């Protein structure tokens, strides 16, 4: 380094429209608004070199993916365990 178990883990309408229903809900699609910390792109302080080139590089940017009750994802953090 990487994979793995466990734990903590944020941001944004459940807004409108049908169908179910007593109600909560829940399924479906369609339109607007919205969010970034799965992954992807892009720039790029930075890094690497004697200078460049080339390499590398974000929690910046974009928002194609995804997200915007719950649930499930979740980048990062800690602990444990394998394996290089």
């Nucleotide at each position: 380094c990487a994979g793995u178990g466990c734990g903590g883990g944020a941001g944004a309408g459940u807004c409108c429209c049908g169908g179910u229903g007593c109600a909560c809900g829940c399924c479906g699609g369609g339109g607007c608004g919205c969010c970034g910390a799965a992954g992807g792109a892009g720039c790029a302080a930075c890094u690497c070199c004697u200078c460049c080139c080339c390499g590398g590089a974000a929690u910046c940017u974009c928002u194609c993916a995804g997200g915007c009750c719950c649930c499930a994802g979740g980048a990062c953090c800690g602990c444990g365990c394998u394996g290089g």

A computed fold for an 84-nucleotide RNA from uncultured Pseudonocardia sp., annotated as Glycine riboswitch aptamer. RNAcentral holds the sequence, with entries from MGnify. Model confidence (mean pLDDT): 76 of 100. NCBI's taxonomy places the organism under Bacteria, Bacillati, Actinomycetes, Pseudonocardiaceae, Pseudonocardia.